The part of an RNA shown here (large-subunit ribosomal RNA, half B) has 1192 nucleotides and comes from a Candidatus Nanoarchaeia archaeon. Taxonomically the source falls in Candidatus Nanoarchaeia (Archaea, Nanobdellati, Nanobdellota). The full RNA is in RNAcentral, with records from ENA. Its Rfam family is "Archaeal large subunit ribosomal RNA". A reference for the family is Yusupov et al. (2001), "Crystal structure of the ribosome at 5.5 A resolution", Science. Rfam 15.1 lists 2,955 matches to the family in 1,139 species. The prediction has a mean pLDDT of 82.

Context: one part of a larger RNA
RNA sequence: GCAAGCCCAGGGAACUCGGCAAAAUAGCCCUGUAACUUCGGGAGAAAGGGUCUCAGCGCUUGAAGCCGCAUGGCUGCGAGUGCUGGGUGCAAUAACAAGGGGAAUUGGACUGUUUAAUUAAGACAUAGCUGAUUGCAAAUCGGAAACGACUAGUAUAAUCGGCGACGCCUGUCCAGUGCCAGUAUCUGAACAUCCGGUUCAACGGAUUUAAGGGCUGGUUAACGACGGAGGUAACUAUGACCUUCUUAUGGUAGCGCAAUGCCUUGCCAAUUAAUUGUUGGCUUUGCCAAUGGCGUAACGAGAUUCCUGCUGUCCCGGGCUUGAACCCUGAGAACUUACUUUACCGGUGCAGAAGCCGGUGACCCUCAGUGGGAUGUGAAGACCCUAGGAACUUUACUGCAGCCUGUAGCUGUGCUAUUAGUUGGGGAUUAUAGAGUAGUCAGGAGACAUCGAAGCAUUGCCGUCAGACGGUGUGGAGUCAACAAUGUAACACUGACAUUUUCAAUUGGUAGCACUUUACUUAAUAAUUAUUUAUUGAGGACACCUAUUGGUAGGCAGUUCAGCUGGGGUGGCAUUCCGACGACAAAAUAUCAUCGGAGACCAAAGUUCAGCUCAUUCGGGUCAGAACUCCGAAGUAGAGUACAAAUGCAAAAGCUGGAUUGACAGGAAUCUGCAAAGCAAGGAUUCCUGCUACGAAAGUAUGGAUUAGCGAUCCCCCAUGCUCUUUUUCUGAGAGCUGGGGCUGACAGAAAAGCUACCCUAGGGAUAACAGAGUGGUUCCGUCCAAUAGUUCGAAUUGACGACGGAGUUUGCUUCAUCGAUGUCGGCUCUUCCUAUCCUGGCCGUGCACAAGCGGCCAAGGGUGCGGGUGCUAACCGAUUAAAAGGGAUCGUGAGCUGGGUUAAGAACGAGGUGACUCAGUUCGGUUAAUAUCUACUGAGGGUGCUCUGUGUCUGAGUGGAAGGAUGAUUAAGUACGAAAGGAACGAUCAUUCGAGGCCUCUGGUGUACCAGUUAUCUGACAAGGUAACGCUGGGCAGCUACGCCUUAAGGGAUAAAAUCUGAAAGCAUCUAAGAUUGAAGCCCGCCGCGAAACGAGACACAGUCCGAGACCUCCCGUAAAUGACGGGUUCGAUAGAAACGGGGUGUAAGUGCCAAGGCAACGAGGCAUUCAGCCUGCGUUUACUAACAGG
Repeated sequence: GCAAGCCCAGGGAACUCGGCAAAAUAGCCCUGUAACUUCGGGAGAAAGGGUCUCAGCGCUUGAAGCCGCAUGGCUGCGAGUGCUGGGUGCAAUAACAAGGGGAAUUGGACUGUUUAAUUAAGACAUAGCUGAUUGCAAAUCGGAAACGACUAGUAUAAUCGGCGACGCCUGUCCAGUGCCAGUAUCUGAACAUCCGGUUCAACGGAUUUAAGGGCUGGUUAACGACGGAGGUAACUAUGACCUUCUUAUGGUAGCGCAAUGCCUUGCCAAUUAAUUGUUGGCUUUGCCAAUGGCGUAACGAGAUUCCUGCUGUCCCGGGCUUGAACCCUGAGAACUUACUUUACCGGUGCAGAAGCCGGUGACCCUCAGUGGGAUGUGAAGACCCUAGGAACUUUACUGCAGCCUGUAGCUGUGCUAUUAGUUGGGGAUUAUAGAGUAGUCAGGAGACAUCGAAGCAUUGCCGUCAGACGGUGUGGAGUCAACAAUGUAACACUGACAUUUUCAAUUGGUAGCACUUUACUUAAUAAUUAUUUAUUGAGGACACCUAUUGGUAGGCAGUUCAGCUGGGGUGGCAUUCCGACGACAAAAUAUCAUCGGAGACCAAAGUUCAGCUCAUUCGGGUCAGAACUCCGAAGUAGAGUACAAAUGCAAAAGCUGGAUUGACAGGAAUCUGCAAAGCAAGGAUUCCUGCUACGAAAGUAUGGAUUAGCGAUCCCCCAUGCUCUUUUUCUGAGAGCUGGGGCUGACAGAAAAGCUACCCUAGGGAUAACAGAGUGGUUCCGUCCAAUAGUUCGAAUUGACGACGGAGUUUGCUUCAUCGAUGUCGGCUCUUCCUAUCCUGGCCGUGCACAAGCGGCCAAGGGUGCGGGUGCUAACCGAUUAAAAGGGAUCGUGAGCUGGGUUAAGAACGAGGUGACUCAGUUCGGUUAAUAUCUACUGAGGGUGCUCUGUGUCUGAGUGGAAGGAUGAUUAAGUACGAAAGGAACGAUCAUUCGAGGCCUCUGGUGUACCAGUUAUCUGACAAGGUAACGCUGGGCAGCUACGCCUUAAGGGAUAAAAUCUGAAAGCAUCUAAGAUUGAAGCCCGCCGCGAAACGAGACACAGUCCGAGACCUCCCGUAAAUGACGGGUUCGAUAGAAACGGGGUGUAAGUGCCAAGGCAACGAGGCAUUCAGCCUGCGUUUACUAACAGG
């Protein structure tokens, strides 16, 4: 020193993130009890009083004994509860046990639940409110299914959400996204039907058409959302008011610097000496109404503030106890471990060395301690990045259950309506012209009529409105055609056919309604027994199931979520291509280097031939004037070139005109793309063949003066091209080749979103955050110049614009060391260094009279404090002070502490996001390992050396210290100074304070030696004791201690700044050059420690030489002490013990006697006396009684 305990003067939270921890309170009885309130509470509110013992007397009550015939009487024993009187102590719930209290705020109503092992909470739950689904073969859930749960329940029920007692309330918005309902029309798959496909088929088209979508409505206690600009009132300000844009609606009530407000420590008030705190108000941009808003009594191991009590939390520590530690004996792990003969300082070095370099230090070994270092040990860093993975989310991509849905099957019978086809019957068919309602073709000269013609009436139907056809009645004998005319066609009548219509039959479709001893499903009952049957019901061709179709589908699954990058992300594109520069005179050459461009345009802006010369300037003309038009001259390019820049270009590559399509087809090669391996598309160049244009011709032309203007495979499309399709021909259809077109700009080209703080793995110091290193923009400090201010005057003071440096405390940059880990802010503790000095010391200047200041020089010896709020560093504030300086040491210091902040897992608010989730925003909560090997340091020993051994006394190289620092008062002196006001100093004296060293007489603390009181209980009672971690309480010697007491220089030497003397260089001057003198808390001494291991190992004195000097162990001890050591003693002895006496502590022992309230007595707490008693004594003195013997 540690752990667990006990006590503490004075102060009383000053400690600290925070009263953490501790202390305090405490049981029972009585009194008394506030705000508020849901009237229950709050409440044990708060605040007070009592509590023991003895004696007597009551009251209530239990049960016993005796007497007695009995009502009863007598006797004692309890339990409870009162009254009166007497006592003791510091203290009467005396121990144990046993609430501290109050005033406010916040969030949650409450009791409850939760992260077994870091989060108990504000989170979850809850009663209550509310929405949705569901009529039972229910909804919901599990399952492949059978079947099961809910439920042997039935809407007062069950399930799924949201809010969260209670009170007052719950505004506006249905545009978006969901959900619900509807839907004439639109869209919409398969099947089906029709058409095409020469037949047939694949296939294609069309029609029909479900769910779904679209469309129309509804729905917010569904997901959610809830604006801006301008003007305006007679001070200003504000804006009831007005205008305007705009929306689905524009935030209502209530609340508000809040668990929500960045700015922010908002402003005001209260609280405080002082408040980043708390409370109350304000409130222009803050929140906001069941993702509930605002209140609210009660509740709480929730969070926050204050007051009171209380205290060792602190000022400021001290003492004591027990245990561990330590020493001895016995036994005996783990972690760790490259090596070592394992120092310090500076340097170097992969930038932080015990090991390298230089210097210094250092004899060898051990023990107890402390934790500065070993980038100590522990864990292949959890942050960050890279790569890989996983969990989760969704309007990522692709799918799958599930659900909805059409069709077909299982699957039967009727009826109605409708629709389609087939067959059969009947009817109809108007261009114009024509008497006229002419379907087409063929036959045809007659046909029809009493089996009732024409006509008339009536009626049905069609209609092109002329009329046609039919039925009924009447009527009672003719009518039509041919011929002629008209016309494309000529008519009666017969047959066939076309279109259309109607009727019937039949076959289908669709819709609806029925039927059922008929499939199938199912309830009850019964039967025997089964993968049942029967009966009576309920459904019913639906449903279930199977196949298929479309829709929906994070419920589930598989995946993806680019690269570059002065870390990553955000941003950007430096990801394809071109020019210039960088680029260092071949070529090539990087950066998120610098300056700029391209992703096309042109049928001429291409080709060819011919002609011409530009920009600009000058002169002239014209004109009212004029740069422009015109004329002339000069004009190497100062123009132009379609587009960037560079390189080019003058009878041209520019400008103009003529004719044209070579911007053509096919092929080869070279260069480039891509240096020196390979490589695609693309681009350019040269040549050959063919064809063509222009030119008289030579020739030129394979687009554009050149260098940018681009794209693979698969798939699809186009083509007057070529080839093929299984034995031929033709046609169709298809395929291939060739050429062309359609895209990948991440541009040699996947079809692709987020989130992780719940995370995981492999790695990385190839790469970030801390610290180091480098640098020094920034920061801090300085110098020069000297504008300005300072009445005048640059330099008493002020010091702009600029210039030049230094430092390595800021912030950056770099990414060099560390990712098989160097623990991260602040505080506490403790040490040392720097000076750019805050105070103290010495000086200089002053716009210095004094005093007080201002500025500067020297100086680092010492000092630099206490509080308030805040996690803070910092900054602010209060009262002091001589002053309350600034910095470094891995932003010194976590194998030293703390853990408030930051920075995990929980939770909440605001904000962002559809969501998972996120935020250098806020808020509450949240495991800090260890026995020290080396080194280092603080101490303690053993050994060797020191040239004979030893005992003692010194020297003092060296080393440590601050051992002192500072202040005030009195005096000097109301003096010097000053007009006054005011007002020093040198010196002397006395105190104080902060340090340092020592001590215990006093004061105080402790004092588990000791004495006394007393509670509970045990030893039967007394006495005397045990236990309650000394039971508690009151005292207290020695010792140890502070809060107590004592001490804590002057001086000398050499200097700094500065001040001087003499004095030249420089006949003067000059503090300096030679010389000399002063001058500071600073330096060296002085003073106090250590210090012959000071290898230069010292000196002196004494003793010793084979005889013993001397020393040690053992033994008794303590002025000492972890162990060693040190010191004392050892019979010639007071070393320790014991004893006696003295001093001291406590406070008057036991026993006995007397008294004592009372009581008949017994008894009786207690008191007095014996008794300054008894008990104790780590102290002093005396005394050999005991032990220091015997030995080595």